[in-house]
Model confidence (mean pLDDT): 85 of 100. Predicted 3D model of a 544-nucleotide part of an RNA (small-subunit ribosomal RNA, 5' domain) from an uncultured bacterium.
Context: one part of a larger RNA
RNA sequence: ACGAACGCUGGCGGCGUGGAUAAGACAUGCAAGUCGAACGCUGAUUUGCGGGUAGCAAUGUUCGCAGGUCGGAGUGGCGAAAGGGUGCGUAACACGUGGGUAAUCUGCCGCGAAGACUGGGAUAACCUGCCGAAAGGUAGGCUAAUACCGGAUGUGAUGGCUGGAAGGCAUCUUCUGGCCCUCAAAGUUGGGGACCGCAAGGCCUGACAUUUCGCGAUGAACCCGCGGCCUAUCAGCUAGUUGGUGAGGUAACGGCUCACCAAGGCGAAGACGGGUAGCUGGUCUGAGAGGACGACCAGCCACACUGGAACUGAGACACGGUCCAGACACCUACGGGUGGCAGCAGUCGAGAAUUUUUCACAAUGGGCGAAAGCCUGAUGGAGCGACGCCGCGUGGGGGAUGAAUGGCUUCGGCCCGUAAACCCCUGUCAUUCGCGAACAAUGCCUGCGGCUUAAUACGUUGCAGGUUGAUAGUAGCGGAAGAGGAAGGGACGGCUAACUCUGUGCCAGCAGCCGCGGUAAUACAGAGGUCCCAAGCGUUGUUC
Repeated sequence: ACGAACGCUGGCGGCGUGGAUAAGACAUGCAAGUCGAACGCUGAUUUGCGGGUAGCAAUGUUCGCAGGUCGGAGUGGCGAAAGGGUGCGUAACACGUGGGUAAUCUGCCGCGAAGACUGGGAUAACCUGCCGAAAGGUAGGCUAAUACCGGAUGUGAUGGCUGGAAGGCAUCUUCUGGCCCUCAAAGUUGGGGACCGCAAGGCCUGACAUUUCGCGAUGAACCCGCGGCCUAUCAGCUAGUUGGUGAGGUAACGGCUCACCAAGGCGAAGACGGGUAGCUGGUCUGAGAGGACGACCAGCCACACUGGAACUGAGACACGGUCCAGACACCUACGGGUGGCAGCAGUCGAGAAUUUUUCACAAUGGGCGAAAGCCUGAUGGAGCGACGCCGCGUGGGGGAUGAAUGGCUUCGGCCCGUAAACCCCUGUCAUUCGCGAACAAUGCCUGCGGCUUAAUACGUUGCAGGUUGAUAGUAGCGGAAGAGGAAGGGACGGCUAACUCUGUGCCAGCAGCCGCGGUAAUACAGAGGUCCCAAGCGUUGUUC
């Protein structure tokens, strides 16, 4: 010094920290959704209009259409590759550091340029059957889109051929031309004076999406130099091995893969093998040099029951996706199915040993959405544990008959000791009563104004007011009462601060080392006293 454990003891608060062993197995709940301003369908409710019907009527009821609100599954888009966990593997370009890519990709985002024309066929949901215990499967029929597929255009990009200029040792690079090939798209919604239209709408004008390209930003990929464990009781290792040519493949270079050719390549500056291990910023220690470690926090890497594989996608070979195999567990009508906490809690197990099946999305951040908002065991909080660090308290002043008990005694006395009693105070903390936060800015609503505009819509922006707090009736502040509720642990032979009595008698026992104990033991046990720390004190383990 510690992510500690154990023993005795334990008042309060703040900030941290808490499965180090079985990457063992997991009941239960939650941890990734969102968008109706992309789309069709459907349930409930409500408003308006129209028709039927009952009624004299108000009104009731039913059907249809249109709109609003709240749901449901489905198509479609984005997200689900982030965030969160663990350290199994890995001695490696995994990490750290410095370079390179003239060998690369990059959704969303920012800036800029150009566009968005015209057609088509399906399919889910749904309906009707069938199979199955279930999970689910299958046939037929209907329908929509920002889903899917043609054609057109080509600012531009890709590929091929070709010209000029500049740079470079060179493969080539940059700039600028020509011809040919291939390649795009989607709408939704707010508002509206004029014009067209019976209407829907066209049209105009904004917002959000969308297509192609360039630049940037961000993220990722690949390559290289150097650096950081033990072992020679591991000395030789290597056939895609080392290089070349050609081809394939990739976003891209490359034996990355393949065909052919050559016979190379690495090694005592330690190859190959074995053991151990995630790496780093850092942490601990130390005067430093060093040594040991890599919990928490941060960066990178690897993994997701075990092994393998690809699909989708800008991005994965994907923890809460798919397929195959295996082990294990569960359901079964025995035909067949289902599952993966090294997410947050929690359970069992093993262990010396490690917490609540808590609250909230108010803040910060993330996903979706035009927004309101929804989701978020990320996060913010609370709970438990003296596990650690820090702070505070357990009272202050006076008080000698130096009381009593207790201990020692040379029997005179001495010690505990101003300690107590007793008197006078104080009110921290805990208790109780009352008041009572910051963290809140946005966003939204209302009002007023500016800009834009044909417009007082819409949009955008400024000001004012209102609204939003899990923590929390907490922190804090004020009042009340009463010394009341709050001290232990270890040691006392030397090292090492602190001594006497009794018991025991090499016994019982102590002990970190030296060593104590065999009849006066400051070393064992008890007592009185003393010393050291103190809500802790000791012991054990480990490191310097």